[in-house]
Context: one part of a larger RNA
RNA sequence: GACGAACGCUGGCGGCGUGCCUAAUACAUGCAAGUCGAGCGGACACCUUCGGGUGUCAGCGGCGGACGGGUGAGUAACACGUGGGCAAUCUGCCUGUUAGACUGGAAUAACGCCUGGAAACGGGUGCUAAAGCCAGAUAGGCAGCGAGGAGGCAUCUUCUUGCUGGGAAAUGCGCUUUCGGGCGCAGCUAACAGAGGAGCCCGCGGCACAUUAGCUAGUUGGUGGGGUAACGGCUCACCAAGGCGACGAUGCGUAGCCGACCUGAGAGGGUGACCGGCCACACUGGGACUGAGACACGGCCCAGACUCCUACGGGAGGCAGCAGUAGGGAAUCUUCGGCAAUGGGCGAAAGCCUGACCGAGCAACGCCGCGUGAGCGAAGAAGGCCUUCGGGUUGUAAAGCUCAGUCACCCGGGAAGAGCGGACUGGAGAGGAAAUGCUCUGGUCGAGACGGUACCGGGAGAGGGAGCCCCGGCAAACUACGUGCCAGCAGCCGCGGUAAUACGUAGGGGGCGAGCGUUGUCC
Numbered sequence: 001g002a003c004g005a006a007c008g009c010u011g012g013c014g015g016c017g018u019g020c021c022u023a024a025u026a027c028a029u030g031c032a033a034g035u036c037g038a039g040c041g042g043a044c045a046c047c048u049u050c051g052g053g054u055g056u057c058a059g060c061g062g063c064g065g066a067c068g069g070g071u072g073a074g075u076a077a078c079a080c081g082u083g084g085g086c087a088a089u090c091u092g093c094c095u096g097u098u099a100g101a102c103u104g105g106a107a108u109a110a111c112g113c114c115u116g117g118a119a120a121c122g123g124g125u126g127c128u129a130a131a132g133c134c135a136g137a138u139a140g141g142c143a144g145c146g147a148g149g150a151g152g153c154a155u156c157u158u159c160u161u162g163c164u165g166g167g168a169a170a171u172g173c174g175c176u177u178u179c180g181g182g183c184g185c186a187g188c189u190a191a192c193a194g195a196g197g198a199g200c201c202c203g204c205g206g207c208a209c210a211u212u213a214g215c216u217a218g219u220u221g222g223u224g225g226g227g228u229a230a231c232g233g234c235u236c237a238c239c240a241a242g243g244c245g246a247c248g249a250u251g252c253g254u255a256g257c258c259g260a261c262c263u264g265a266g267a268g269g270g271u272g273a274c275c276g277g278c279c280a281c282a283c284u285g286g287g288a289c290u291g292a293g294a295c296a297c298g299g300c301c302c303a304g305a306c307u308c309c310u311a312c313g314g315g316a317g318g319c320a321g322c323a324g325u326a327g328g329g330a331a332u333c334u335u336c337g338g339c340a341a342u343g344g345g346c347g348a349a350a351g352c353c354u355g356a357c358c359g360a361g362c363a364a365c366g367c368c369g370c371g372u373g374a375g376c377g378a379a380g381a382a383g384g385c386c387u388u389c390g391g392g393u394u395g396u397a398a399a400g401c402u403c404a405g406u407c408a409c410c411c412g413g414g415a416a417g418a419g420c421g422g423a424c425u426g427g428a429g430a431g432g433a434a435a436u437g438c439u440c441u442g443g444u445c446g447a448g449a450c451g452g453u454a455c456c457g458g459g460a461g462a463g464g465g466a467g468c469c470c471c472g473g474c475a476a477a478c479u480a481c482g483u484g485c486c487a488g489c490a491g492c493c494g495c496g497g498u499a500a501u502a503c504g505u506a507g508g509g510g511g512c513g514a515g516c517g518u519u520g521u522c523c
Stems, first nucleotide, its partner, number of pairs: 001522003005519005012370006018363002020328001025326003029323003034063003039060002042057006070281003080205007089198003094194007102136004111126006142165010171186006207253001209251001214244003219241008256278004260271004283304005306317004334360001336359003342356001343354004373403004383394004407464001409459005422445008467512005472493003478507005488495002
């Protein structure tokens, strides 16, 4: 000097930050991931001009739940950082380009009936829809075989072309119509490219112990099969006997890594809280399913420990999400408000959801700013303390006079900014037969958690607001009394045994100041 600090004494206001470092201990309660009726059938309620319309709901279906949020247990490793590589790869949504979207079919939830169970949850049978599922057609992609061109040292790569094989699709809404359809919007299929994301490989780099010296059987390599999006002992069969190590293998201990942060003139040393990137984990261990993506925190299955319910047959659960509780600890907050903003999911949109986030609350935990008044005021008042008894000092300090009013307090104004987008209603443009719609543009409207907050104006009145540590040397600041190696102090040197500037108190002084000291840790 610094701190995610703690402790003691003290404590006025504001802004911005920060706040379980310990038990990755256990968790009551609430909330933290839904959305779409413009994919589908239905149930209920209301309205009805009896055509239908509106709203709500469980179910089928789609997208999302792999993001966002938490934690640091494990990990000494291609985990991370940095620089390369993949001729060994995948990629939903988004963007661009090209082509297409044809013909059929079978089911099943919901629902009805029957039925089991205390519950959780089922079973049987019958009906039904779809952008759900299946079959066929078509296909510059894929696979195999062949021909030709180009590139490369080569296994090979790439382009063109022929044959064979198996492989796609979905509609909905709006407007219009000459009822055939047309157009717009949102979707669907195939292919190529892009963007962003992901997987894999390699060089180098960053720790303690040698009182750890040898380690290794899928081990090292090959051939072949399997597997993966993909290379690979990734896996398996066979074959060979290799591979690593004093440039530290193996073992054991410790540890998430980095941008950065602290310190330092630097070199370096220390740290990895907050914020950002990557990784790992989600009660413990294991496993796969679905999917573009997971081996999946608020999904599934199995085992285990624990807790809870039970009619004893059987079931339910996982805060290292936000609050909050117990426990542990020197120690770390509200069971708050709001989706107004930013961002995310879904939706054509309105909108819904969002403990992400934005805000407020608590805490001097930190940094910064402000205040607790300003000027004048000597008879140097009184009182205190000291005194050589003359006086000195506290001290312009107070009183007194004159002021300004910051903060806090009261009254009033303030819906300011955060505000873009959205809805309604006009105008113009491209395309189109036209309209809805699309693009540009004008007007109007409502929409703020914070919050009657910030800020502004006014009012009253010095009124409400100073402490803490130190004064022997280091090191800035001295006397008196008490005590008498006692009581005590102390970071080091050391003080105290009758005049102690070192203990305790007082007066005075020094330092910092809403803080000041102490302890701990690092430089």